Predicted 3D model of a 338-nucleotide part of an RNA (large-subunit ribosomal RNA, domain IV) from Carteria sp. SAG 8-5.
Taxonomically the source falls in Carteria (Eukaryota, Viridiplantae, core chlorophytes, Chlamydomonadales).
Context: one part of a larger RNA
Order: sequence, then C1' cells, then structure tokens
RNA sequence: CUCUCUCUAAGGAACUCGGCAAACUAGCCCCGUAACUUCGGGAGAAGGGGCGCCCUCUCUCUUAAAAAGAGAGGGUUGCAGUGACCAGGCCCAGGCGACUGUUUACCAAAAACACAGGUCUCCGCAAAGUCGUAAGACAAUAUAUGGGGGCUGACGCCUGCCCAGUGCCGGAAGGUUAAGGAAGUUGGUUAUUGCGUAAGCAAGAAGCUGACGACCGAAGCCCCGGUGAACGGCGGCCGUAACUAUGACGGUCCUAAGGUAGCGAAAUUCUUUGACAGGUAAGUUCUGUCCUGCACGAAAGGCGUAACGAUCUGGGCGCUGUCUCAGAGAGAGACUCG
Repeated sequence: CUCUCUCUAAGGAACUCGGCAAACUAGCCCCGUAACUUCGGGAGAAGGGGCGCCCUCUCUCUUAAAAAGAGAGGGUUGCAGUGACCAGGCCCAGGCGACUGUUUACCAAAAACACAGGUCUCCGCAAAGUCGUAAGACAAUAUAUGGGGGCUGACGCCUGCCCAGUGCCGGAAGGUUAAGGAAGUUGGUUAUUGCGUAAGCAAGAAGCUGACGACCGAAGCCCCGGUGAACGGCGGCCGUAACUAUGACGGUCCUAAGGUAGCGAAAUUCUUUGACAGGUAAGUUCUGUCCUGCACGAAAGGCGUAACGAUCUGGGCGCUGUCUCAGAGAGAGACUCG
C1' cells in the first nucleotide's frame, strides 16, 4: 500500500451525477394511528410504553395434580434485561405501469412483455387458421357462452370530425377483358384437268394443315354504394369592440374534413434555465399555475385513479467516516528473511 472487518472528538450529506456505500431501525406485548380510498385497504402508517431475576396470589385448561398460557401485587439488580445471535429506517410530493407475474443464461428486470377486462374481424364444422409434396395431424374427442387473428390493456369518466386516397365488405346496369368456341376470309399441300415430245408449267375438289377473324365468353379492373376500436388524415391569409391590448364577429382562399372533450414547457417545448408562484441563504432539477402545443389528443387510446413497484424524479426527519480530515485497531495479502 491492497482486501475484509471494528471503533472514533466536534460537525452531520458540507461528499457525490445521485446519501453510492455505511449507519440508523429491528423481536414479542400494549396504547395509538392521517390524507386518500375501489371501503378491502392505506397500516407494522406515523408516534409512544413495557420486557431480566426472585416471592406471593388469581384466572384459563385439567377428574385432580402437574405442565403450559394469561394476569395482579411485592421485592431485587446492572450503564444496559428482544443484554449475544437473530431482527422493518420512516415520511411527503410527482412521473410511468393498474395489480401477482415474465424478460435480454454471461453488461439492461424496466416505463419493455404478459395480464384479467374492452373492441374489431374471420369461422356452421369435412370450420376458419396452422404444419405437411401427400397421406395425415393440430385446432378438438371442442362446435359461436366455441375456435383463430388484429389492436387496446384493471377500474372510473369518455372515446369527437373526415369515406377524397388505400384497404375491406356489398352491388350488379354499363365499359374493358383471358383461355376456349366460332360464321367468314385466306395461304400451303394435290387426286384430277389442261398445255407441252419431254423436262415441266398452269389451274385445282375433298382431306390434312397454317394465318386472320365478326361474334360469344368469368372473375378482376373501371364503375355504384358502405365501412375508422380499418391504413390513415384532422388548414392558411386579412380585417374588426369608444385608451391600449385582445378579437366573441366578418371577409377570402384551399380541403375529404380542418383537432372536439380532456391534458399541456409534458418520458412530448426547439427558442428555454419560458413566465409567475412555492420550497432553499442560494434551485438548469422538483411542485403548482399559465398556454405562445417548433412538433399532445382520444383503443399505435385521452384524462384521472386507491392499492402495488429491488421502477424513475424532487423534498424532509432520523442516521451515520460519504465528507470537513483524517486517526487507531483486528485479520488476510503485498514486502523482507527463512
């Protein structure tokens, strides 16, 4: 010097990103216990008091006695009686997530996942959906109070406007439209006929074969409707009230419609340490309020919410070697010698 541990005057978070670490607290019995609340909780809230040993007595229990438990009175003793070990620190406010649970085996335990509940949608059973080339299997020895998928996520109050685009659902009049069919048109081939002395040339039925093809021809698409707890979206400029300011009001342009309730410098606010208030001697954090929302907003849910949380943020009490500022000690290393 390092590690593990013990103690420390005075102060007591001045340490630090942050009370990280440590300390405080601690058992049982009695008293007592706030806001809030879903009336269960909150709650071991908080905050107090008692506790050893000895003697006597009472009660419970027991057929009785003993043991055990509870209680009353008296005595006694130490600094100290849950004497060691063991053994909650507490409170206030806010964010997030309702909760118990789950997770990155080995840097993340959370506000992430799940969840009960809500809602949309598919599926009538040889189900939908999933796996498999198939047979077949799961779904399910189930049957819509069932099963699959999506989103949301207890509970309370709620969940606004837009169907123009995209998706989905429904529709069938019209337009477009494949394979296929096909009237018809046309090419090739040649039995045959004609011509030629011949080689060959020309015409050419049927059949076979090729090309074109009016017309017929489904879904789809176009089209017509619906649909947002489907994908999604939810404006600009100018003027205006008898101080000023502001603008209930008006004009105009654009749009499918122009953001409703609630919330709001927020896990979202750039400007920004916004402004005001509170707390501090002093507060970029925190709490309340305001609203000028760069760029909240209603199941990618909005706003609240008791309880819960090894959660995140701020404050307070207690407590302490975290610190002022270090010191002493124990054990184990390091180091020296063996």